[in-house]
Context: one part of a larger RNA
RNA sequence: GAACGAACGCUGGCGGCAGGCCUAACACAUGCAAGUCGAACGAAGGCCCAGAGCUUGCUCUGGAUACCUUAGUGGCGCACGGGUGAGUAACGCGUGGGAAUCUGCCCUGGAGCGGGGAAUAACAGUUGGAAACGACUGCUAAUACCGCAUACGCCCUGAGGGGGAAAGGCUUCGGCCACUCUAGGAUGAGCCCGCGUUAGAUUAGCUUGUUGGUGAGGUAAUGGCUCACCAAGGCGACGAUCUAUAGCUGGUCUGAGAGGAUGAUCAGCCACACUGGGACUGAGACACGGCCCAGACUCCUACGGGAGGCAGCAGUGGGGAAUAUUGGACAAUGGGGGAAACCCUGAUCCAGCCAUGCCGCGUGAGUGAAGAAGGCCUUAGGGUUGUAAAACUCUUUCAGUCGUGACGAUGAUGACGGUAGCGACAGAAGAAGCCCCGGCUAACUCCGUGCCAGCAGCCGCGGUAAUACGGAGGGGGCUAGCGUUGUUC
Numbered sequence: 001g002a003a004c005g006a007a008c009g010c011u012g013g014c015g016g017c018a019g020g021c022c023u024a025a026c027a028c029a030u031g032c033a034a035g036u037c038g039a040a041c042g043a044a045g046g047c048c049c050a051g052a053g054c055u056u057g058c059u060c061u062g063g064a065u066a067c068c069u070u071a072g073u074g075g076c077g078c079a080c081g082g083g084u085g086a087g088u089a090a091c092g093c094g095u096g097g098g099a100a101u102c103u104g105c106c107c108u109g110g111a112g113c114g115g116g117g118a119a120u121a122a123c124a125g126u127u128g129g130a131a132a133c134g135a136c137u138g139c140u141a142a143u144a145c146c147g148c149a150u151a152c153g154c155c156c157u158g159a160g161g162g163g164g165a166a167a168g169g170c171u172u173c174g175g176c177c178a179c180u181c182u183a184g185g186a187u188g189a190g191c192c193c194g195c196g197u198u199a200g201a202u203u204a205g206c207u208u209g210u211u212g213g214u215g216a217g218g219u220a221a222u223g224g225c226u227c228a229c230c231a232a233g234g235c236g237a238c239g240a241u242c243u244a245u246a247g248c249u250g251g252u253c254u255g256a257g258a259g260g261a262u263g264a265u266c267a268g269c270c271a272c273a274c275u276g277g278g279a280c281u282g283a284g285a286c287a288c289g290g291c292c293c294a295g296a297c298u299c300c301u302a303c304g305g306g307a308g309g310c311a312g313c314a315g316u317g318g319g320g321a322a323u324a325u326u327g328g329a330c331a332a333u334g335g336g337g338g339a340a341a342c343c344c345u346g347a348u349c350c351a352g353c354c355a356u357g358c359c360g361c362g363u364g365a366g367u368g369a370a371g372a373a374g375g376c377c378u379u380a381g382g383g384u385u386g387u388a389a390a391a392c393u394c395u396u397u398c399a400g401u402c403g404u405g406a407c408g409a410u411g412a413u414g415a416c417g418g419u420a421g422c423g424a425c426a427g428a429a430g431a432a433g434c435c436c437c438g439g440c441u442a443a444c445u446c447c448g449u450g451c452c453a454g455c456a457g458c459c460g461c462g463g464u465a466a467u468a469c470g471g472a473g474g475g476g477g478c479u480a481g482c483g484u485u486g487u488u489c
Stems, first nucleotide, its partner, number of pairs: 001489004006485005013361006019354002021319001026317003030314003035076003040073002043070004048063007083272003092197007101189002106185007114148001116146002123138006154163003168177003198244003205235003210232008247269004251262004274295005297308004325351001327350003333347001334345004364394004374385004398430001400425005408416001433478005438459003444473005454461002
């Protein structure tokens, strides 16, 4: 000098764009953050019509199937999106390769969708429990479940043969959306390898599934991944092992560069979800707002037993020098479900708070010497503040008031928002501070103080004329900021 997710002190007019728990991966009240489909299914209720009872707006019975609502079965989603950086020195990441793999929804091609069956929730009844939640009996449906048939291609094979599917719904009857098998693609994911990736030797030896082989198991798949047997290997001063620290990268800051430092925001990858372990379902998880077990903590309890997990968005306590609203909307973009209408979406888009940063603008312009008054200094003549003010003549950016009023939305639909912009009006009107002035380093005098009070980045000032302390006048620098502190180059 530059930079910052900064903080502190003094000060503070406006706007645009960005940023905002770096500390306790500390604990969390409350609300919201993942649902959707009645065009898969049975059922219940509402609405409508008729009749009866009447207490005159209810109850019962029957019908109608058009519409609405939904607890349950079923399907898809919940593995995305969002958060955090604890762990990890590792094929984790970066980069370049590889072969032994899977891939729901999507695209392309081929073939098919025949005929049956047994249940079960809801519901009804009985019943247990304080609750959470159950138990038994009976009834019922499906795109839920199970056989049979068929098999172009598919799988296994000893090449003879053997095995394996399916589901319907809507319809304007044209079809549309689904379903099954299979080949290919696309996308996504798993795995392997070369190279690169912090410090310490005051860490020198480490290793027994360890290193390799054969066989088997397991996996979507290779492999000591696991197991049995066999061999005794494997790594290491080119730093193994151990210890400490740390998410990695694109990037960011600085620098002429080489380099050094760093990894907030944005983007890619990884890991984690109270702590530890485990599997289930599924195309995909060993699953943040799923399950089970153990632990710590908190809450409810009738003491028998139960409930919970903000490192989602807000918000609270705590920690801290320090970091925001318990806001609006699905209008746009995107995501999930649905044939669609549409529903959901604290993703997202906006608004609120904060000079936290960057950028822009303003706080007026011209004329104005009696060089006014006042202040300060003085050699008492004067000098300086100073064209500064006043006064006169103008202007109206921004802010203000009134009116109008978007783009973002190709047809409809606008949270933002009566916002931005535009037009008119009034009046210099509402808008300047902070630090410094001994040298480095731009800027000097007076008074007070008297090694005191104090200053200080370094050198150093202060003990009676202090340009260095405190105040004043004057001056210098930067400016809605200015200084200080911290950190990096």